SAM riboswitch aptamer (S box leader) from Mesobacillus harenae, 111 nucleotides, folded computationally. The sequence was found by an Rfam model in a public genome assembly. Taxonomically the source falls in Mesobacillus (Bacteria, Bacillati, Bacillota, Caryophanales). It matches the Rfam family "SAM riboswitch aptamer (S box leader)". Its family is annotated with regulation of gene expression in the Gene Ontology. Its mean pLDDT, the model's own confidence on a scale to 100, is 83.
[in-house]
RNA sequence: CUCUUAUCCAGAGAGGCGGAGGGAAUAGGCCCUAUGAUGCCCGGCAACCUUCAAGGUGAUCCUUGAAAAGGUGCUAAUUCCUGCAGGCGAAAUUCGCCUGAAAGAUAAGGG
Numbered sequence: 001c002u003c004u005u006a007u008c009c010a011g012a013g014a015g016g017c018g019g020a021g022g023g024a025a026u027a028g029g030c031c032c033u034a035u036g037a038u039g040c041c042c043g044g045c046a047a048c049c050u051u052c053a054a055g056g057u058g059a060u061c062c063u064u065g066a067a068a069a070g071g072u073g074c075u076a077a078u079u080c081c082u083g084c085a086g087g088c089g090a091a092a093u094u095c096g097c098c099u100g101a102a103a104g105a106u107a108a109g110g111g
Stems, first nucleotide, its partner, number of pairs: 001111008013042001015041003021032003026083004043075003048071002050067007079103001084100007
């Protein structure tokens, strides 16, 4: 870098460092930010890998519950929202809602 599978409307600090932009990319919108953001450290959250227990299975598999030492991850807003396709609703050049796709993020496994 790429492929497969799973998940993405829950959760997580009035701490320290540090000083200017930040919210993946592109466009539009909307937000956060010197009452110091983004980032780093610490703390925390979660439970993908992991461990244990119970049950089931033809099965090296599945379900449920518990744990959190280790490997990641995450810690404003749904992945902040929309963009593409289809559908639905409404006194309708518009607005709202639903489903799916695309793109992205994370994990586990493969190339």